The RNA shown here (transfer RNA) has 72 nucleotides and comes from Vicugna pacos. Its Rfam family is "tRNA". Rfam classes the family as a transfer RNA.
RNA sequence: GAGGGUAUAGCUCAGUGGUAGAGUGUGUGCCUAGCAUGCACAAAGUCCCAGGUUCGAUCCCCGGUACCUCUA
Numbered sequence: 001g002a003g004g005g006u007a008u009a010g011c012u013c014a015g016u017g018g019u020a021g022a023g024u025g026u027g028u029g030c031c032u033a034g035c036a037u038g039c040a041c042a043a044a045g046u047c048c049c050a051g052g053u054u055c056g057a058u059c060c061c062c063g064g065u066a067c068c069u070c071u072a
Stems, first nucleotide, its partner, number of pairs: 001071001003069005010024004018055001026042005048064002051061002
């Protein structure tokens, strides 16, 4: 230099053209003599950036950035 892949909650990851979820973690409450476990609730996301298509884009298309991989 050429090719391929990944980017979504603090972390690990789902997800699908119709405004986003799980586990884990965090906080609060219940439980306990107390702790742990368990149960309930809550917070936490401009879905990497910027354009395009569309009535509507996290998803499709173009470009870019970061990382991984392969090849020279």